């Protein structure tokens, strides 16, 4: 000095599915709003993830195995195709330089 890591700030990106019960909407599939239940960080929250050293998240996929009451539930797909950043502060250890004995 440089940076891994933390934190803060600004800015930005991105999901919200399955299901039970009640109520109302429609001719009906079905959709809305409440109470639960099931996976998650998160299932409309001023929250919660993620920002190039990106699997956050989209596509491919109304796909492809396996579970499950169901499901984008879990696996594979996948050194596939996309995908949104500056800054400040701390920074042992560690790494480079540079000087002395």
């Nucleotide at each position: 000095u440089g940076a891994a890591u933390a934190c803060g700030u600004u800015a930005g990106g991105g999901g919200u599915c399955c299901u039970g019960g009640c109520g109302g909407g429609u001719g009906g599939u079905u959709c809305c709003g409440c109470c639960g239940g099931g996976u998650g960080a998160g299932a409309g929250a001023a929250a919660c993830c993620c920002u190039u050293g990106g699997a956050a998240c989209c596509u491919g996929a109304u796909g492809c195995g396996g579970a499950u009451a169901a499901u984008g539930c879990c696996g594979a797909c996948g050194c596939a195709g996309g995908g949104a950043a500056g800054c400040g502060u701390a920074g042992u250890g560690c790494a480079u330089c540079c000087g002395a004995c």